[in-house]
c-di-GMP-I riboswitch aptamer from a Methylococcaceae bacterium, 75 nucleotides, folded computationally. Its mean pLDDT, the model's own confidence on a scale to 100, is 86. The source organism's lineage runs through Bacteria, Pseudomonadati, Pseudomonadota, Gammaproteobacteria and Methylococcaceae. The model forms 94% of the base pairs in the Rfam consensus. Its Rfam family is "c-di-GMP-I riboswitch aptamer". Rfam links the family to the GO term cyclic-di-GMP binding.
RNA sequence: CACCUGCUUAGCCACACCCUCCGUAAGGCGGGGCCGGAAAGCCACGGAUCUGACCGAGAUCGCCGGGCUGCCUCC
Numbered sequence: 001c002a003c004c005u006g007c008u009u010a011g012c013c014a015c016a017c018c019c020u021c022c023g024u025a026a027g028g029c030g031g032g033g034c035c036g037g038a039a040a041g042c043c044a045c046g047g048a049u050c051u052g053a054c055c056g057a058g059a060u061c062g063c064c065g066g067g068c069u070g071c072c073u074c075c
Base pairs, nucleotide, nucleotide: 006071012037013036017032018031019030021028022027035062041068042067043066045065046064047063048060049059050058051057
């Protein structure tokens, strides 16, 4: 340095639910909350599921796979 790893080291994110707002909706931003996560960071590329005004469109990366990137380093 690279992989591996999550022992160690700081920390990080935030399921459900509640409230304001946005959206036809799925759902999303923000605040509270904290089930969990070793990428639960980012990307809608493939699959899957969901919504719709259902050929075109939209949503979910905390559904799976893939791509890119990040912290630690006992073995």